Context: one part of a larger RNA
């Protein structure tokens, strides 16, 4: 991993609702007793229970009663239908659908591992160092002291056995549930070790690490309480038919759980047809927008109280002001918590039409984590596949076609069948069904087929305007002068460092007290401006279509799905065609009077199939071959049912009922096998 078998809403006693049956103002027996075809029935048995009357705390009263002073008011009652069984749904108490903790408590068993202790034994090659003390000599008044020898101390040194485990390699489904290799520490000691003994879990032991107490330790193991509890995870077994959600609100030691409501389903009931949609009519509103009349914010101008500053001044008073400015007028603005105004929608009511919902009561639920898209707001950074509300859609619970692939986007809602037709979105060169369709334009960038501010004689369209045959624009030839080196400044400043200006005037076809380069300053080159030559358009804007640059990313081209395309790109117009489970056609199924309906998770309701056992059954089938197994082209809408053949070798069982250990693919399910 596969196969097989086993494997999960049960049972008891109560409650409640529905249905069925009996009796009915009543209903019913329980234990017991008797009888017997015998072990289950039939009689009997009113004890008891429910109902027929309630109200009050109670006394108590009673169709009333309690409160109360009350005959008031108010509360609860009074209009009769119940009861006993059975079946089904749900529920309470029980293990209560099944499996699953970590834990808690009680009683025992453990110190053959390991920790500490007690008793009694054992072990430690070899080499080194050389403490105290001693002896001799020297020395001293005597000592201390000095030297030599002797001596043999030590949690002393080196290093085997022994004990340990420093570093690293190997090993890591190991040779080993802790080892092996190399290396290393202690090695006469707080040393190592044998045997026997002691300490026990709310505990012991601990040179102390939450360390050890038998591969187990923040509290051992084992048996029991025990099916502990699990608002948590997983699993929960045959078929078809009808309907079909929710992911919201309130409350919650509540937030991944509940309760009530909302939304689903089933049954019943009633009615003035309540519901929904559209049209019309009547309503209230303060949003969008707009506005500045209020509240605030905020711009310029004019007028201006009051301040500041300056002048004057003993004081009083006065003058000036390119300062600030209440307030008024005017000008131009802003606001979710501003409004002199004010929609569209939405909402309420009525009428009409269409449609077929809607409501109440009772049984059963599930849901109470929602997601994205569009849109109106808020939060955030006018970030997020972000958070949080409102409105709508889709997914959820929705298959089919399109978007290459793609829950939430576009089209469209799958009862079944068909080698029939028409369409939607989207498409029609090939992959790949259908136009290499037609007409008119645009694009040259592979733009199309990713992106901004910004930039540019790209190119198409529209439009405004200057100059131009009295010759424009561009090019070429020539001129571009004089007062003057203007004044000031400066070492210098001469058109061209800088400053000021009333930027003048002259000669001219024209020529600035000078556009730029240049020099130390001059010089030099050039421009404006003018003439000639040439001979037809040329310059500057505005709006707009399509393009260009801006443009760098990480596994692989990789920003058309690919090929490839200059249309097979884009814009506009037109006609064909393809294209879905849509629609149509034909056939069929179920429901329905018909019209028509029949996607579906949680969930509600309905109808069935099959398995084991019991009655039917001392029946029927069966050695002329039961069950089981295997194969087959058979029947049924499904679960499933026949038949034939083979195998097998003795049991099986119709029908109609009844009762359940009644259906497996999932539970890291359990056991067995491969």
């Nucleotide at each position: 991993u596969c196969c097989g078998a086993c494997g999960a809403g049960u049972u008891a006693c109560g409650a409640u609702u529905a249905c069925u049956a009996g009796c009915a103002a009543g209903g019913u027996u329980a234990a017991g007793u008797a009888g017997u075809a015998g072990a289950g029935c039939u009689a009997u048995g009113a004890a008891g229970c429910c109902g027929a009357a309630g109200g009050g705390a109670a006394a108590c009263c009673g169709a009333g009663u309690a409160u109360g002073a009350a005959u008031a008011g108010u509360g609860c009652g009074a209009g009769u239908a119940g009861u006993u069984a059975g079946u089904a749904g749900u529920u309470g108490u029980a293990g209560a659908c099944c499996c699953g903790a970590a834990a808690c408590c009680a009683g025992g068993c453990g110190a053959c591992c390991u920790a500490u202790c007690c008793a009694u034994g054992a072990g430690c090659a070899g080499c080194g160092u050389g403490a105290a003390g001693g002896u001799a000599a020297g020395g001293u008044a005597a000592a201390g002291c000095u030297u030599a020898c002797u001596g043999g101390a030590g949690g002393c040194g080196c290093g085997a056995a022994c004990c340990c485990g420093u570093a690293u390699c190997u090993g890591u489904u190991g040779a080993a549930a802790a080892a092996g290799g190399u290396u290393g520490g202690g090695a006469u000691g707080a040393c190592u070790u044998g045997u026997g003994g002691a300490u026990a879990g709310c505990g012991g032991a601990g040179a102390a690490a939450u360390u050890c107490c038998a591969a187990u330790c923040g509290a051992g193991c084992u048996u029991g309480g025990a099916u502990a509890u699990a608002g948590c995870u997983g699993g929960u077994u045959c078929u078809c038919c009808c309907c079909g959600a929710a992911a919201u609100a309130g409350c919650u030691u509540u937030a991944g759980g509940g309760c009530u409501a909302g939304c689903c389903u089933u049954a019943u009931u009633a009615u003035a047809g309540a519901g929904u949609u559209u049209a019309u009519a009547g309503g209230g509103g303060g949003u969008a927008g707009a506005g500045c009349a209020c509240u605030g914010a905020a711009u310029g101008g004019c007028a201006a109280a009051g301040g500041g500053c300056c002048c004057u001044u003993c004081c009083c008073a006065g003058g000036g002001u390119a300062c600030c400015a209440a307030u008024g007028c005017u000008u131009a603005u802003c606001a979710a918590a501003c409004u002199c105004c004010g929609a569209a929608u939405a909402c309420c009511u009525a009428u009409a039409a269409a449609u077929a919902u809607g409501a109440a009561u009772a049984g059963g639920a599930g849901u109470g984590a929602g997601a994205c898209u569009a849109u109106g707001a808020c939060a955030g950074a006018u970030a997020a596949g972000u958070g949080c509300c409102g409105u709508a859609g889709u997914c959820g619970a929705g298959a089919g076609g399109g978007a290459a692939a793609c829950a939430a986007c576009c089209c469209a809602g799958a009862c079944c069948g068909u080698c029939a037709g028409c369409u939607a979105a989207g498409g029609u060169c090939c992959c790949a069904a259908a136009g290499u369709u037609a007409c008119a334009g645009u694009u040259a960038a592979g733009u199309g087929g990713g992106a901004a501010a910004g930039g540019a004689u790209g190119u198409g369209g529209a439009u405004u305007u200057g100059c131009u045959a009295a010759g424009a624009c561009a090019g070429c030839u020539a001129g571009g002068a004089u007062g003057u080196u203007g004044g000031c400044u400066u070492a210098g400043a001469a058109g061209c460092a800088g400053c000021a200006a009333c930027u003048c005037a002259u000669u001219u076809a024209a020529a600035g007290a000078g556009u730029g380069c240049g020099u130390a300053a001059u010089a030099g080159c050039u421009c404006a401006c003018u003439a000639g030559u040439c001979g037809a358009g040329u310059g500057a804007g505005u709006c707009u279509g399509c393009g260009c640059c801006g443009a760098a990313a990480a596994u692989u081209u990789a920003a058309c799905g690919g090929g490839g395309c200059u249309a097979a790109a884009c814009u506009g117009u037109a006609c064909a065609c393809c294209g879905a489970a849509g629609c149509u056609a034909c056939g069929g199924a179920u429901c329905g009077a018909a019209a028509g309906a029949u996607g579906g998770u949680a969930g509600g309701g309905g109808a069935g199939c099959g398995u084991u056992c019991u009655g039917u059954a001392g029946g029927c089938c069966g050695u002329u071959g039961a069950a089981g197994c295997a194969u087959g082209a058979u029947c049924g809408a499904a679960a499933g049912g026949a038949c034939a053949u083979g195998u097998g070798g003795a049991g099986g069982u119709a029908u109609c009922a009844g009762a359940a250990g009644u259906g497996a693919g999932a539970a890291u399910g359990u056991c067995g096998g491969a």